[in-house]
Context: one part of a larger RNA
């Protein structure tokens, strides 16, 4: 070399499984002071749902009482009428209850006594008292019909427990009966309101992002980046709004700023007053830019153009918006008047549609004796801020978890980068008793590698098994020992340090899953590294990284944690390259 049988497993980014990890899309569990709803619960109100007393409570009518500022005989309800009224059918006085009370007092009822009291007048006061009449306040008491509460009781509805009969039948279910049992118009049950209600249901829970997630950010102004029209992006660098002002708007007139010098009582650096320099450094209501001088600043006189009706033409632009505007007609301010004036020296100061209201019109639709509903014009209610605004309304958790997808996106390798890292060299102030260079080397500059931490996201998500350790090991040398030279701050031994070299070798243990790493005993030395952080179709499986449990912590909860601690399935019969042994040609 070729075949051939026996084997090994490095490689076919082998096989198996449409990656379980991550994100993006959907879904289902599950949770809760997300949202919206409900089932059960609970209060009410009707209906089933009757009877009877006592009360109470508002009506209506009878009797009676009652009514206090202050001044005033004193406790004066309102108006009217009114000179008398009232009295042996007991005027008044006094005693004793009882009501009531503004604590003065007023009414009543018994006894007692036995002829007077009261108004009129005066007086005070807004108002005059006795009698009498209608009424108001509050209150006692009687009566009446319904009605409505609340309390009790009753049986006939209803329950509800027994007995009995019924039906193959001693049947707890029906079904019927009982001078029965205990309850009773409650309960139960329909109906309908309120509440509560993850027990249950349906759902929501943004987007951008050098993966996602924490954080930030989302709309509009101003510079810059922006490469001299205009536009231009980044989680590129810096700032701002979400308003103000009836004058800080309109006209007319007039005026010149900051700052610095030199004069000038109190006065000092610096207060107000004069000259002079002085072109804008000042001021501009707010951030920047751009403006701006008989002004766009600064004063002042009069004022509402911070108008109504429109509008040639343009800017700007997908759209919808957005922004300028000359003239026209009414009407107005200032100016002598030409003329200006449709808010503020400019860009910020904001939010479609629906839907609701307010005005006004009086066009369409209905209607009536007197009306309703649209439209049009004016205006109002959105941090609708995730600001072109899903909807009147919405949190979260998954390691129990599922599907569809993605190398359009993270984690391991790989690859590119070389800030980080790791080695070399240049220059040499200084160290080194002197002496820059024996042995170091500041500040600084150039290169190399491609072991470290990173940065990118270029192949792999229809799967490239992940850390350590076991076996087995190949290469590099920036050399651990061993060999062979130069220096020496090399006397010798024993070291620094540079140069040549990669043939060989390079230890056993305690701890811990460790790689590392301290330690412990040796050793000629116990080298650094690369080989998918070599090697799991070769092993293992201690960690790490599904499910279970439990601590700490964190969350209301479900659950979470580069925090802990315990427990946990490692498949694959070799076709092909490769490699091994034998044997043939």
């Nucleotide at each position: 070399a070729u075949c051939a049988u026996a084997g090994c497993a490095g490689g076919a980014c082998a096989a198996u499984a449409a990656g379980a990890c991550c994100c993006c899309a959907g879904a289902a569990g599950c949770u809760u002071u997300a949202c919206u709803c409900u089932a059960a619960c609970u209060u009410g109100g009707c209906a089933u749902u009757g009877a009877u007393u006592u009360u109470g409570u508002g009506c209506u009518u009878g009797a009676g009482g009652u009514g206090c500022u202050u001044a005033g005989c004193a406790u004066a309800g309102a108006u009217g009428g009114g000179a008398g009224a009232c009295u042996u059918u007991g005027a008044u006085u006094u005693g004793u209850g009882g009501u009531u009370u503004c604590c003065g007092g007023a009414c009543c009822a018994c006894a007692u006594u036995g002829a007077g009291u009261c108004a009129u007048c005066a007086g005070u006061g807004a108002a005059a008292u006795a009698c009498c009449a209608u009424c108001c306040u509050c209150u006692u008491u009687g009566a009446g019909a319904a009605a409505c509460g609340a309390a009790a009781u009753c049986u006939a509805a209803c329950u509800u427990a027994c007995a009995a009969a019924g039906u193959a039948a001693u049947a707890u279910c029906c079904u019927u009966u009982g001078a029965u049992u205990a309850g009773g118009a409650a309960a139960g049950u329909g109906c309908u309101a309120g509440g509560c209600g993850g027990g249950g249901a349906g759902u929501u829970u943004a987007a951008c992002u050098g993966g996602g997630g924490u954080g930030g950010u989302u709309g509009c102004c101003u510079c810059c980046u922006a490469a001299a029209a205009u536009g231009u992006a980044a989680c590129g660098g810096a700032g701002g709004c979400g308003u103000u002002c009836a004058a800080a708007g309109g006209u007319u007139g007039g005026c010149u700023u900051a700052u610095c010098u030199g004069g000038g009582a109190u006065g000092g650096c610096a207060a107000u007053c004069c000259a002079g320099a002085g072109g804008a450094a000042a001021g501009u209501a707010c951030a920047a830019a751009a403006g701006c001088g008989a002004a766009a600043g600064c004063c002042a006189g009069c004022u509402u153009g911070a108008c109504u009706g429109u509008g040639a033409g343009u800017c700007c632009u997908a759209c919808a918006a957005g922004a300028c505007g000359a003239g026209c007609a009414g009407a107005u301010g200032g100016g002598a008047a030409a003329c200006c004036a449709g808010g503020a020296u400019u860009u910020a100061g904001u939010g479609a549609u629906c839907c609701g209201c307010c005005g006004u019109u009086c066009c369409u639709u209905u209607u009536u004796g007197g009306u309703a509903a649209g439209g049009a014009c004016g205006g109002c209610g959105c941090u609708u801020a995730c600001c072109g605004g899903c909807g009147a309304u919405a949190a979260g958790u998954u390691a129990c978890u599922c599907u569809g997808g993605g190398g359009g996106u993270a984690a391991c390798a790989g690859g590119c980068u070389a800030g980080u890292c790791c080695c070399a060299c240049c220059c040499a102030a200084g160290c080194g008793u002197u002496c820059a260079c024996a042995g170091c080397g500041a500040c600084g500059g150039u290169g190399g590698g491609g072991a470290u931490c990173g940065g990118c996201a270029c192949c792999u998500c229809g799967a490239u098994g992940u850390c350590g350790g076991c076996u087995c090991a190949g290469c590099g040398c920036a050399u651990c020992c061993u060999g062979g030279g130069g220096g020496u701050g090399a006397a010798g031994c024993a070291g620094c340090u540079c140069c040549c070299a990669a043939g060989g070798g390079u230890c056993g243990g305690u701890c811990u899953g460790u790689u590392c790493g301290c330690c412990c005993g040796u050793u000629a030395a116990a080298g650094c590294g690369c080989u998918a952080c070599g090697c799991g179709a070769g092993c293992u499986g201690g960690g790490u990284u599904c499910a279970g449990u439990a601590c700490g912590u964190c969350g209301u909860a479900a659950g979470a944690c580069a925090g802990u601690a315990c427990g946990g399935u490692c498949c694959c019969u070799a076709u092909c390259c490769g490699c091994u042994a034998u044997g043939a040609u």

Large-subunit ribosomal RNA, domain V from Candidatus Methylomirabilis sp., 585 nucleotides, folded computationally.